The RNA shown here (transfer RNA) has 71 nucleotides and comes from Candidatus Berkelbacteria bacterium Licking1014_7. The coordinates come from a structure-prediction model, not an experiment, and the mean pLDDT is 80.
């Protein structure tokens, strides 16, 4: 320098055009005399920009970060 893959909640991951979701973590409440534990509830998220589309986390391009291969 070039090819390919990848970026979603604090963390690990689903979802791949129309509602953003699970586990864990955090907070509150209840059960207990208390802790552990269990149950209920709440807050929290699509790397940045542009384009296509009635509508973009999803499709296309560029940038940034990470991984991998070639030279």
């Nucleotide at each position: 320098g070039g090819g390919c893959c990848u970026a979603u909640a604090g963390u690990u991951u689903a979802g791949u055009g129309g509602u953003a979701a699970a586990a864990u973590a955090u907070u509150u409440c209840g059960a207990u005399g208390g802790c552990a534990u269990c149950g209920a509830a709440a807050a929290g998220u699509c790397g940045g920009g542009a384009g296509u589309u009635c509508a973009a986390u999803u499709c296309u391009c560029c940038c940034u970060g990470g991984g991998u291969c070639c030279a």

The sequence was found in a public genome assembly. Its Rfam family is "tRNA". Rfam classes the family as a transfer RNA. About the family: Transfer RNA (tRNA) molecules are approximately 80 nucleotides in length.